[in-house]
RNA sequence: AGAGUUUGAUUCUGGCUCAGAACGAACGCUGGCGGCGUGGAUAAGACAUGCAAGUCGCACGGGGGAGUGGUUGUAGCAAUAUGACCGCUCUCCAGUGGCGCAAGGGUGCGUAACACGUGGGCAACCUGCCGGGAAGCGGGGGAUAGCUCGCCGAAAGGCGAAUUAAUACCGCAUGUGGCUACCUCAAGCAUUUGAGGGACGCCAAAGCCGGGGACCGAAAGGCCUGGCGCUUCCCGAUGGGCCCGCGGCCUAUCAGCUUGUUGGCGGGGUAACGGCCCACCAAGGCGAUGACGGGUAGCUGGUCUGAGAGGACGACCAGCCACACUGGAACUGAGACACGGUCCAGACACCUACGGGUGGCAGCAGUCGAGAAUCUUUCUCAAUGGGCGCAAGCCUGAAGGAGCGACGCCGCGUGGAGGAUGAAGGUCUUCGGAUUGUAAACUCCUGUCAUGCGGGAACAAAAACCGCCGGUAAACAAUCGGCGUGAUUGAUAGUACCGCAAGAGGAAGAGACGGCUAACUCUGUGCCAGCAGCCGCGGUAAUACAGAGGUCUCGAGCGUUGUUCGGAUUCAUUGGGCGUAAAGGGUGCGUAGGCUGUGGUGCAAGUCGGAUGUGAAAUCCCGGAGCUCAACUCCGGAACUGCACUCGAUACUGCACCGCUAGAGGACUGGCGAGGAGACUGGAAUUCUCGGUGUAGCAGUGAAAUGCGUAGAUAUCGAGAGGAACACCAGUGGCGAAGGCGGGUCUCUGGACAGGUCCUGACGCUGAGGCACGAAGGCCAGGGGAGCAAACGGGAUUAGAUACCCCGGUAGUCCUGGCAGUAAACGGUGCACGUUUGGUGUGGGAGGAUUCGACCCCUUCCGUGCCGGAGCUAACGCGUUAAACGUGCCGCCUGGGGAGUACGGUCGCAAGAUUAAAACUCAAAGAAAUUGACGGGGGCCCGCACAAGCGGUGGAGUAUGUGGCUUAAUUCGAUGCAACGCGAAGAACCUUACCUGGGCUUGACAUGCUAGGUCUCGCAAGAGGCCAGGGUUGCGAAAGCGCCCGAAUAGCACAGGUGCUGCAUGGCUGUCGUCAGCUCGUGUCGUGAGAUGUUGGGUUAAGUCCCGCAACGAGCGCAACCCCUGUGAGUUGUUGCUACCUUCGGGAGCACUCUACUCAGACCGCCCUGUUCAACGGGGAGGAAGGUGGGGAUGACGUCAAGUCAGUAUGGCCCUUACGCCCAGGGCUGCACACGUACUACAAUGUCCAGCACAGAAUGAACCAAACUCGCGAGAGUAAGGAAAUCCCUAAAGCUGGACUCAGUUCGGAUUGGAGGCUGCAACUCGCCUCCAUGAAGCCGGAAUCGCUAGUAAUGGCGCAUCAGCUACGGCGCCGUGAAUACGUUCCCGGGCCUUGUACACACCGCCCGUCACAUCAUGGGAGUCGUUUGUAGCCGAAGUGCGCAGGCCAACCGCAAGGAGGCAGCGCCCUACGCUAUGAGCGGUAACUGGGAUGAAGUCGUAACAAGGUA
Repeated sequence: AGAGUUUGAUUCUGGCUCAGAACGAACGCUGGCGGCGUGGAUAAGACAUGCAAGUCGCACGGGGGAGUGGUUGUAGCAAUAUGACCGCUCUCCAGUGGCGCAAGGGUGCGUAACACGUGGGCAACCUGCCGGGAAGCGGGGGAUAGCUCGCCGAAAGGCGAAUUAAUACCGCAUGUGGCUACCUCAAGCAUUUGAGGGACGCCAAAGCCGGGGACCGAAAGGCCUGGCGCUUCCCGAUGGGCCCGCGGCCUAUCAGCUUGUUGGCGGGGUAACGGCCCACCAAGGCGAUGACGGGUAGCUGGUCUGAGAGGACGACCAGCCACACUGGAACUGAGACACGGUCCAGACACCUACGGGUGGCAGCAGUCGAGAAUCUUUCUCAAUGGGCGCAAGCCUGAAGGAGCGACGCCGCGUGGAGGAUGAAGGUCUUCGGAUUGUAAACUCCUGUCAUGCGGGAACAAAAACCGCCGGUAAACAAUCGGCGUGAUUGAUAGUACCGCAAGAGGAAGAGACGGCUAACUCUGUGCCAGCAGCCGCGGUAAUACAGAGGUCUCGAGCGUUGUUCGGAUUCAUUGGGCGUAAAGGGUGCGUAGGCUGUGGUGCAAGUCGGAUGUGAAAUCCCGGAGCUCAACUCCGGAACUGCACUCGAUACUGCACCGCUAGAGGACUGGCGAGGAGACUGGAAUUCUCGGUGUAGCAGUGAAAUGCGUAGAUAUCGAGAGGAACACCAGUGGCGAAGGCGGGUCUCUGGACAGGUCCUGACGCUGAGGCACGAAGGCCAGGGGAGCAAACGGGAUUAGAUACCCCGGUAGUCCUGGCAGUAAACGGUGCACGUUUGGUGUGGGAGGAUUCGACCCCUUCCGUGCCGGAGCUAACGCGUUAAACGUGCCGCCUGGGGAGUACGGUCGCAAGAUUAAAACUCAAAGAAAUUGACGGGGGCCCGCACAAGCGGUGGAGUAUGUGGCUUAAUUCGAUGCAACGCGAAGAACCUUACCUGGGCUUGACAUGCUAGGUCUCGCAAGAGGCCAGGGUUGCGAAAGCGCCCGAAUAGCACAGGUGCUGCAUGGCUGUCGUCAGCUCGUGUCGUGAGAUGUUGGGUUAAGUCCCGCAACGAGCGCAACCCCUGUGAGUUGUUGCUACCUUCGGGAGCACUCUACUCAGACCGCCCUGUUCAACGGGGAGGAAGGUGGGGAUGACGUCAAGUCAGUAUGGCCCUUACGCCCAGGGCUGCACACGUACUACAAUGUCCAGCACAGAAUGAACCAAACUCGCGAGAGUAAGGAAAUCCCUAAAGCUGGACUCAGUUCGGAUUGGAGGCUGCAACUCGCCUCCAUGAAGCCGGAAUCGCUAGUAAUGGCGCAUCAGCUACGGCGCCGUGAAUACGUUCCCGGGCCUUGUACACACCGCCCGUCACAUCAUGGGAGUCGUUUGUAGCCGAAGUGCGCAGGCCAACCGCAAGGAGGCAGCGCCCUACGCUAUGAGCGGUAACUGGGAUGAAGUCGUAACAAGGUA
């Protein structure tokens, strides 16, 4: 610090996801030790049991026990024992009394608040214990617990009587002092405060424990002295109370809230101010700077994260607050409205004798429950701290320790060194090996931790006691303070630590390995099982599933899940945007607010600087120190970015005041314009009415029809009515804020602009709310209604056509008044101001120059356009009218869908508008540009593509191939063009792969190994030879088996497979297409994909060439080079040829033909012409041939997962007595049917008969075969010649002559019968040929469709391959005869180039929308119903404070008494918790039914959108 993911690729926008850190965690797998931390986050749910707050006898009385002393009783002679009483000491028990129990400990319910934080204030306050200071403690009284007795009750407990003490309670005295009216001084902003003075008056107290000389006293004691305690007062300290400024959550779908409310006067109350409470008076108070309401939440120091700013959180520790079963209340007290107190109400639980009682773990442990989840019913008061006490001491689940949990952090270990035959095993393998791997084994060491044995801490210093010194004191008692050589105290713990011993011995796992992201192979599986954080893997070769081997990363842990921050500059203060990606409000006016020109003066609020106070400790950071290190802990420093106060500065902002004129505005002059409103008015046109003329149609369309018209339309002429809109002018011209505004005139009225002078003096800009305006359509009321025209009717179109087209037609469109308030209300661009190169139009004005005057021209201001510079932008583009550079203000955005929807609110007559979510779902949605592809887009061009022609196919019969059907099998493949006379250039057997049946198992075929016979030589090793075959009327269809002679095999590796996958492949092939294209290097342009080159202008068959050009070159293609053919020359001269001779045997010759080789020739070379004097085109000459002469071979980059595993090769999979091999027979030839390709025909340009003529190319030895004979013929017999320019080899159409005369024929030949021939082992299934006989369909072929542009089509025959023969009418060649037509490129098909649009990229056979049907999910409405919170109006009214009453009761004081003061109970009133009634509101759950939404595999119907998407 980034990365993955939208695309074919690119840039951008934008979301989603990942890598990091953290946690009071949980879960999975695993688990050796120690230290330090930490551990109920959910049910503030319920709790068994134990403990968590007591203590003081130096405040007091009593009871029990022990000891002891005294007196005395009884027994005894006595010691003694045992009682009673009185003391003392110790101890236990409850009680009175004092202090504590308000601390400590727990929890986070409530609380959005002065609760908390921070800084201040109290002149408005309190403070037990503690510290300092002053003074005092005199003298009395009456009770009451306890105890005893009685009574009630199950218990808890209660009542009564009698009696008793105090540091309990109550008067009185004293008054240092305190309180209180007031006075003086000082201070203060002030109600007032401080100091001093001070009248009347009011207000205290308690004793206990020590020590002691003299004196007094009978004693107690007085007296003296010390300590503790008590009382009054002042001060301090500590702790608290109250008030204020500022700060910190969400929600406006909560916008208005409030009656004790806001203030005042008076009073009450409190420690104290205060509506805190009450009476009266006034009508205020709060709120967009968010009141009120709703939701959520303890706050903070801090913690986590982050570069920071921030964001999230508030466990442990620390500060504050709140709470203690729920609600209410007060009492006591210094302090509480009180966790382990009281009272009442409620819920719950327990006890009960049913009458009544008891309880409160959110203290420490622990239990149940709920939960993913959170510990021991432990030890000790040794330390620290707290309570009580003079003290000893007691209490202390505070605390200190231990235990449990890998929950976290930190540390340590599970060994170290050597060790190659690179062992075995595993895994992989190209079978060679590689890897696991120095890893192990093995050798030598070490001894941490754990284990055993032994030793063994620190934390402890004290208090008390004792001694010494000092204070107080009369004092050596006592007491207080100090000192100490003293003595005592340890839960943790026999722990830490140390020593010794033994032995590598007891101690490693988890996750991952497609990319992100470090780490790869095999096997299994086969869109299954499964994985997955995102992208995505899995459909037979999965580095993504599962297992294994290996590897990588961490390591006593490792992963997963959850949560927070980060990455995310993805809420943007730092630090974003809004033309097209999400995003400018429809427009203006204007309120609050924000911002605001220039000079000066003052102030000093913001701002800046200094100083002071505070910012608790802990934490963080730095330095240092202590545990062996670290974690952890301690010490010091810094920091705590803050707040307050004070002193200073005055540039900027602000405030106040005085000025200025450059902003803004006003006055004046002038012209401008579809600016607005009202009234009046005009012509053209449509329609209608009336009248005239006139006759058969009109209208409409792609074509029609509906419609109108003989009742007279359309057309035409005249007249009239009525409504609406204003041709030409008219213009990216004008005006307006926008919407919008168009005949003319008048009236009223708004605005901008120009010109120059005067005036005001910042009056300005923007503008949340608000107000006004606001197209079309819509609504209400009343008019109006010509044309047009939703709805609707009809006609067409169509598969349908609720549309497009046509004929009609009502709302509406128009006017008046009102509502509505939205638009692609768009420049998709908010308003204002300033700054920044230009060019060129145009509208309005002014000036200059010039002119007689103007125009043109020049300058300038305002408006409106185009093109472009810098700059900006993702690009497109914008560009002084900014989307540039700046400033101010407003509005708006934050992934797509759900959704501008639901609910709620507001507005509206309604339609609806506005404001505006969530659940759920997706991994994208999107912008611009690029390359392709496509278009029922455009341009240019080509092709037998169309057209022009000729001949066919489609109809018939047959042949052949295919589909289908059939079958035991009809083997397999090929399937639009580009399968279908194709693989197959030869299926009777074979072929043959198929079927049936029979048979074989190392096999029909290859290689290797093992075992195996005999003979000779040899000691042996070994060498050599021989046999590996023959016979057989045994079986059989054959293969083969059996038998005989012989030993012929047996076994293992392996063979074999036309079995599967052409979508695992090689190779080959088809096709686009012989189309002219396809690319590269360098350079340049672009952020980039890419572009340029290759586009453009010409030209060509051609990316062929030329010219131009940011391109310059190059490659694969084109062309040429190669072959055949057309002309000539040279050479060759047999088997070829013959101008010669011939006795017909042959000679002679090479001129000609020919053969075959080498050359020549053609190149737009020459001439004319067009053109850019280029390429090239047109014409001509010459020439055998003329513009690539004709034909062939030759097929660029690529496309179709095109074809072929059955030609061969080949990965993987499958079969192995069979899916291999052999054999016989059958099948591939089957036949209701359909298609393709052919042949033969339908006839007279013909058929038949007779005669006559002319080829080329090719083949031939298991072959071609002359001649001769036989046969009607196929053919047979025999046989010369020929391995070939030598031998074999009839050409047919044609020509001549004749017959036929238009007919199912002398056409046509299918089919069938018969007789033959040939090949072959064999022609039944299933060959070909011949002859005789038979003589079918068919008389030129519907829709449609094919080939061909010249030696071509058409037509005629000949040859060859395969092959025994042949189904060849097929294929490949050869020659003969030999045409017609092309105006042209509009259309069909295919193709090339350029351009355009695109939502396509599997690329139009694309993409994609909506209803319906089914399933699942979440959600809105919903008669209701349930729950919860809360308001209002009432009812009831516990406990309790307060107030009132005075009938009852009462010890202290007064009083002789009666009685009084006072108190208690009781009663009443106010307030009030729970509860109840009625009626609202908010929120949530649920619900028959219902609405839309989302998602889902191949469902249904159509085709809306994307191309002009076929109606933009």
The prediction has a mean pLDDT of 84. Small-subunit ribosomal RNA from a metagenome, 1512 nucleotides, folded computationally. Rfam family: Bacterial small subunit ribosomal RNA. Rfam links the family to the GO terms ribosome and structural constituent of ribosome.